[in-house]
RNA sequence: GUCGCGAAAUGGCAAAUCUGGCGAAAGCCAGUGACGCAAAGCCACGGGUCCUCGCAUCCUCCGCGACGCAUUCCGCUACGCCACGAAGGACCCAGGAUCGCCGAGCUACCGAC
Numbered sequence: 001g002u003c004g005c006g007a008a009a010u011g012g013c014a015a016a017u018c019u020g021g022c023g024a025a026a027g028c029c030a031g032u033g034a035c036g037c038a039a040a041g042c043c044a045c046g047g048g049u050c051c052u053c054g055c056a057u058c059c060u061c062c063g064c065g066a067c068g069c070a071u072u073c074c075g076c077u078a079c080g081c082c083a084c085g086a087a088g089g090a091c092c093c094a095g096g097a098u099c100g101c102c103g104a105g106c107u108a109c110c111g112a113c
Stems, first nucleotide, its partner, number of pairs: 005111002012037002018031005035100001041106002045103003048098005054093001057090004061085001063081003068076002
């Protein structure tokens, strides 16, 4: 000096919460605050997870009438009428986010066993 390791020491970072701001959202920034972290430094390259102002496809449905069942209330099935709005869900693609989810890459303080 390098690799491994992480006792000790100097320090470092900073979860949730709350406040303000940005964003459609996930989330991010600053302050507060410490759950934790030996890379909890950087990086979105691979995987995972999250979001959807966007995009293709598919599915479901509000409400009203009278009959029947039930009947304290509520509710349920079939039928007819009406609606097909933007209301919900799944999901392809795309975009965004997350490095304190994992792996990879880059860099790095200290020095016991």
Predicted 3D model of a 113-nucleotide RNA (c-di-GMP-I riboswitch aptamer) from a Gammaproteobacteria bacterium. Model confidence (mean pLDDT): 78 of 100. Rfam family: c-di-GMP-I riboswitch aptamer. Rfam links the family to the GO term cyclic-di-GMP binding. From the family's description: GEMM was predicted in a large-scale screen for bacterial structured RNA regulatory elements.